[in-house]
Context: one part of a larger RNA
RNA sequence: GCUGGCGACUUAUAGGGAGUGGCUUGGUUAAGGAGUUUAUCCGGAGCCUAAGCGAAAGCAAGUCUGAAUAGGGCGUUUGUCACUUCUUAUGGACCCGAACCCGGGUGAUCUAACCAUGACCAGGAUGAAGCUUGGGUAAAACCAAGUGGAAGACCGAACCGACCGAUGUUGAAAAAUCGGCGGAUGAGUUGUGGUUAGGGGAGAAAUUCUAAUCGAACUCGGAGCUAGCUGGUUCUCUUCGAAAUGUGUUGAGGCGCAGCGGUUGGCGACGGGCUGUCUAGGGGUAAAGCACUGUUUCGGUGCGGGCUGGGAAACUGGUACCAAAUCGUAGCAAACUCAGAAUACUAGGCAUGCUUUCCGUCAACCAGUGAGACGGUGGGGGAUAAGCUUCAUCGUCGAGAGGGAAACAGCCCAGAUCAUCAGCUAAGGCCCCUAAAUGGCAGCUAAGUGGCAAAGGAUGUGAGAAUGCAGAGACAACCAGAAGGUUUGCUUAGAAGCAGCCAUCCUUAAAAGAGUGCGUAAUAGCUCACUGGUAGAGCGUUCUUGCGCCGAAAAUGAACGGGACUAAGCUGCCUGCCGAAGCUGUGGGAUUGCUUUUUUUAUAAAGGAAUCGGUAGAAGAGCGUUCCGCUCUAGGGUGAAGUAUCAACGUAAGUUGGUGUGGACGAAGCGGAAGUGAGAAUGUCAGC
Numbered sequence: 001g002c003u004g005g006c007g008a009c010u011u012a013u014a015g016g017g018a019g020u021g022g023c024u025u026g027g028u029u030a031a032g033g034a035g036u037u038u039a040u041c042c043g044g045a046g047c048c049u050a051a052g053c054g055a056a057a058g059c060a061a062g063u064c065u066g067a068a069u070a071g072g073g074c075g076u077u078u079g080u081c082a083c084u085u086c087u088u089a090u091g092g093a094c095c096c097g098a099a100c101c102c103g104g105g106u107g108a109u110c111u112a113a114c115c116a117u118g119a120c121c122a123g124g125a126u127g128a129a130g131c132u133u134g135g136g137u138a139a140a141a142c143c144a145a146g147u148g149g150a151a152g153a154c155c156g157a158a159c160c161g162a163c164c165g166a167u168g169u170u171g172a173a174a175a176a177u178c179g180g181c182g183g184a185u186g187a188g189u190u191g192u193g194g195u196u197a198g199g200g201g202a203g204a205a206a207u208u209c210u211a212a213u214c215g216a217a218c219u220c221g222g223a224g225c226u227a228g229c230u231g232g233u234u235c236u237c238u239u240c241g242a243a244a245u246g247u248g249u250u251g252a253g254g255c256g257c258a259g260c261g262g263u264u265g266g267c268g269a270c271g272g273g274c275u276g277u278c279u280a281g282g283g284g285u286a287a288a289g290c291a292c293u294g295u296u297u298c299g300g301u302g303c304g305g306g307c308u309g310g311g312a313a314a315c316u317g318g319u320a321c322c323a324a325a326u327c328g329u330a331g332c333a334a335a336c337u338c339a340g341a342a343u344a345c346u347a348g349g350c351a352u353g354c355u356u357u358c359c360g361u362c363a364a365c366c367a368g369u370g371a372g373a374c375g376g377u378g379g380g381g382g383a384u385a386a387g388c389u390u391c392a393u394c395g396u397c398g399a400g401a402g403g404g405a406a407a408c409a410g411c412c413c414a415g416a417u418c419a420u421c422a423g424c425u426a427a428g429g430c431c432c433c434u435a436a437a438u439g440g441c442a443g444c445u446a447a448g449u450g451g452c453a454a455a456g457g458a459u460g461u462g463a464g465a466a467u468g469c470a471g472a473g474a475c476a477a478c479c480a481g482a483a484g485g486u487u488u489g490c491u492u493a494g495a496a497g498c499a500g501c502c503a504u505c506c507u508u509a510a511a512a513g514a515g516u517g518c519g520u521a522a523u524a525g526c527u528c529a530c531u532g533g534u535a536g537a538g539c540g541u542u543c544u545u546g547c548g549c550c551g552a553a554a555a556u557g558a559a560c561g562g563g564a565c566u567a568a569g570c571u572g573c574c575u576g577c578c579g580a581a582g583c584u585g586u587g588g589g590a591u592u593g594c595u596u597u598u599u600u601u602a603u604a605a606a607g608g609a610a611u612c613g614g615u616a617g618a619a620g621a622g623c624g625u626u627c628c629g630c631u632c633u634a635g636g637g638u639g640a641a642g643u644a645u646c647a648a649c650g651u652a653a654g655u656u657g658g659u660g661u662g663g664a665c666g667a668a669g670c671g672g673a674a675g676u677g678a679g680a681a682u683g684u685c686a687g688c
Base pairs, nucleotide, nucleotide: 001688002687003686004685005684006683011091012090013089014088015087016086017085018084019083020082021081022080023079026048027047028046032042033041034040052059053058062074063073064072065071094232095231097229101222102221103220104219105218106217112196113195114194115193116192117191118190119189120188121186123155124154126151130147131146132145133144134143135142159183160182161181163180164179165178166177167176198214200210201209202208207216235622236621237620238619239618240617245258246257247256248255249254259369260368261366262365263364264363265362266361267360268359271356272355273354274353275351276350277349278348279347280346281345288337289336293333294332295331298328299327300326301325304322305321306319307318308317309316310315372397373396374395375394376393377392378391379390380389381388402413403412404411417588418587419586420585422584423583424582428578429577430576431563432562433561437575439574440573441572442571443570444569450565456550457549460547461546462545463544464543465542466541467540468539469538477534478533479532480531481530483507484506485505489501490500513528517526518525589612590611591610592609594607595606596605597604623677625674626673627672628671629670630669635665642661643660644659645658646657647656648655649654
């Protein structure tokens, strides 16, 4: 891991509800006794009910409050006892699961320390004190040689340890092996026996050891501790069907109440709901505005102040400074509003449009939910970030399948009772993959734009508008001219159109600046403005707009779904078709009202209507297993149960039959009682 067994809402008592039954001449016994021992009889103590109100005295269909005869509160109902079932409470209380806590014991054969008694440490090397001899001294000190054999001294096996690396890591081993490494006469190592015990011991101290267990050992018991936590919880069909919100909480992943669901019953046709339309309301949002509160641009007037003149001062002038207030002008505001929508909300009318118990509301009982997610819209927070966060409102998912978006809970279309090799459509599509137009008309795009992106940039190209020049010849190109006073004046070393400053005239002319740029030291030279000619038709500038271009760099190779496409791209219009579990056709089923018929009520049949997605959850109807009663009964060695396989039937759980196997039990029906249904629990036992 697989297969097969086992494996989880029980039981007792009490309260509440529903259903059924008995009695209602109110109901009923408990303990106990008798007895044919789940029967039945006796037993009336007690309990509920038959009257309430008040704290009570008390009064009583009333009573309490109160001065009240008022008002108000609570009353003015026939139940009760069982059984079944739902639920609540108390018990282990659906099952499995702690870490812990407490009590009694068992452990020092591991390990820690200690006690008693034993054992062990190859070899080598160094050479302390002391002593001897010699030297030395007045005597010592001191020096030398020898002797001697000290040391938590040295090197290094056994022994003890464990610093490094590799191997090993389902190991040879629940800590080792190999190669190096440290101590190795000491605070050394070790044998045997003994002592210290769980909040205790021991500890050269690390929360270290105390039998592979240690921030409190192990074992048995309290104990099925408790677990607002995780996991698991077993047959079928039918009807309805949520929530992820408010509020409180030592509350935040839990609970209480409310909200939302279910079941049953009552009430509401002068009803409710939906849709459309109309009427009447209040508002202070959006947009807007500046009348208030604030803020704010420029200008006019200029309170007051600064600076400054005159003066001894009072005071009187000036001002290119600041500036109140006011007038005009231009803005801004969630906590501004002179005004002010659309919606929404409240109430009512109409339709006699849809619906007909759907809906609303009340009561009883039973819940679940109280982590929500994304999308659109309106806001707050954030950075007008987030698949961000927090509100309001609507939708979808949640609990929703089907079609589309390549794939894709929350987007678009659309709500799946079942069958169907029938039809019509929605969104979205119609070249091939791939069902349906290589459809039509009018344009645009040349970028594979389409098939990611901004500020910004550009004679890309289409459309529109305005304006200027132009056969008295524009724009572009080419040919020619572009002069004189004059090198204007000033400045300057020089300044001659062209370093700079001022001025910027006149003449000749078809035209020509006291000069547009290049150039020179300064001249010179080239060129432009301007004019003529050649040639002959449109040429400039600005604005708005459609589609494109650049801007454009990311990490495995590749972001139209692919092929491919110049339309099979984009815009507008048109006609067809495809396309879903939508709608329709045909046939079947179920639920709930209605109508008709039938039947002894129940019920059954027919007709027609609406409905039949569904998690948590509520309700209803059934199937099957074991045992018991009727009953050891139908059946059974001419083959029971079980089992393998096949077939048939039923909406399903399932039922029935055939054939084999098997070898002795055992079906159906009507009832009863439960150890009553497994795929999951790191379930448990067995097998493989």
This is a predicted structure of a 688-nucleotide part of an RNA (large-subunit ribosomal RNA, domain II) from Oltmannsiellopsis viridis. Rfam family: Bacterial large subunit ribosomal RNA. A source record names the gene rrl. The source organism's lineage runs through Eukaryota, Viridiplantae, Oltmannsiellopsidales, Oltmannsiellopsidaceae and Oltmannsiellopsis. The full RNA is in RNAcentral, with records from ENA and SILVA.